[in-house]
RNA sequence: UGAGUCGGCCGGGCGGUCGCGUCGGCCGUGCAACCCCGGGCCGCAGGUCGGACCGGGAAGUGCCGGUCGCCGAGGAACGUCCGGGCUCCGCAGGGCAGGGUGGUGGCCAACAGCCACCCGGGGCGACCCGCGGGACAGUGCCACAGAGAACAGACCGCCCGCGUACCACCGGCUCCGGCCGGCAGGCGCGGGUAAGGGUGAAACGGUGGUGUGAGAGACCACCAGCGGGCCAGGUGACUGGUCCGGCUCGGUAAACCCCACCCGGAGCAAGACCAGACAGCGUGCGUUCGAGGGCGGCCCGCCCGAGCACGCGGGUAGGUCGCUGGAGGCGUCUGGCAACAGCCGCCCGAGAUGGAUGACCGUCCUCGACAGAACCCGGCGUACAGGCCGACUCAUCCG
Numbered sequence: 001u002g003a004g005u006c007g008g009c010c011g012g013g014c015g016g017u018c019g020c021g022u023c024g025g026c027c028g029u030g031c032a033a034c035c036c037c038g039g040g041c042c043g044c045a046g047g048u049c050g051g052a053c054c055g056g057g058a059a060g061u062g063c064c065g066g067u068c069g070c071c072g073a074g075g076a077a078c079g080u081c082c083g084g085g086c087u088c089c090g091c092a093g094g095g096c097a098g099g100g101u102g103g104u105g106g107c108c109a110a111c112a113g114c115c116a117c118c119c120g121g122g123g124c125g126a127c128c129c130g131c132g133g134g135a136c137a138g139u140g141c142c143a144c145a146g147a148g149a150a151c152a153g154a155c156c157g158c159c160c161g162c163g164u165a166c167c168a169c170c171g172g173c174u175c176c177g178g179c180c181g182g183c184a185g186g187c188g189c190g191g192g193u194a195a196g197g198g199u200g201a202a203a204c205g206g207u208g209g210u211g212u213g214a215g216a217g218a219c220c221a222c223c224a225g226c227g228g229g230c231c232a233g234g235u236g237a238c239u240g241g242u243c244c245g246g247c248u249c250g251g252u253a254a255a256c257c258c259c260a261c262c263c264g265g266a267g268c269a270a271g272a273c274c275a276g277a278c279a280g281c282g283u284g285c286g287u288u289c290g291a292g293g294g295c296g297g298c299c300c301g302c303c304c305g306a307g308c309a310c311g312c313g314g315g316u317a318g319g320u321c322g323c324u325g326g327a328g329g330c331g332u333c334u335g336g337c338a339a340c341a342g343c344c345g346c347c348c349g350a351g352a353u354g355g356a357u358g359a360c361c362g363u364c365c366u367c368g369a370c371a372g373a374a375c376c377c378g379g380c381g382u383a384c385a386g387g388c389c390g391a392c393u394c395a396u397c398c399g
Stems, first nucleotide, its partner, number of pairs: 001395010012364007020072002023069006030063003035057005041051003044047001074370001078381002081379005086267004093300004098263005103117005118132001119130004133258002138256002140252003155197002157193007166186002169182005205223006224248001226245008271321004280312006292304003328347004333342003365368001
């Protein structure tokens, strides 16, 4: 200098004006309740009684209005695909069914997440990818092509046996038209053979030899693979070595299935409180011969239990809490390869409920993408204009 790999970060800046939302301060001929004072009225238990009403007063409270000030979307707020907190269902027995996870060890509140390692695959390399238990428990499936797709298969080829003188070939004769003899190469039938060809993603180990009619793990040597034993290393997945065995076993489990482990349901419209409104009626079932419910699907079992279901009719759809400070972020140090954990210090930045975070102007630049909270958090996945930083690899050149 060029080509790459991995990781982290930013997501227009500044100023002004107006507007919106939460919160806080101040103000008001505002409203409401509480409180105090005064007044008459009503009630009867006749009092320092109770009730509504009228007028006045006020420190504080809530609402409304005005004004001032602070703050006000994201790295994904998104998809809602996992996991958890929280809330309620009675803190919830057993079995079946169902769902999820799947190399090993660790981290974490938990996970389908993360870290490290193992194994397999790709890359010269940095590094990347793996939906990574089991295919000798059983069942199923394997398109097209091909003879045959799994305890296989004979299409071509090779080999053997039998048959055949039509063709070919060989020999002899000839009057040159043919004739005679031989022979199993062709041909037909039966069989053997998985070495060779061909089909396919995949054809029942590879190379060499022995062997055979031709062949074949039929046998032998070496190699590969599988299973088992032993030794060594490792927490483990696994790796290395050695011996033995039958000689060789296809793929597919995101097909059923088997194995191990895990899983209760519904969700902030959860749920709690306050205020307010209303009107019941009909039918069916049931009250110890138990409707209905806890208990998400079924069965058993346990418990609660007097109402339940449907239809018609009526009422409301307001407020407060939950509601944002939490497995929180950043930094130093310590432990650990790392994920992460611990101590200490600092910081806190939206909380709406018809739902706020916008518009315009000026200026600068590299001219601005994907997209917006709705209970919260940890992940994963997806979208994204453009830009910055760091570590590492390969090639070439120079010193």
A computed fold for a 399-nucleotide RNA from Agilicoccus flavus, annotated as Bacterial RNase P class A.
The sequence was found by an Rfam model in a public genome assembly.
Lineage of the source: Bacteria > Actinomycetota > Actinomycetes > Dermatophilaceae > Agilicoccus.
Rfam family: Bacterial RNase P class A. The family's RNA type in Rfam is ribozyme.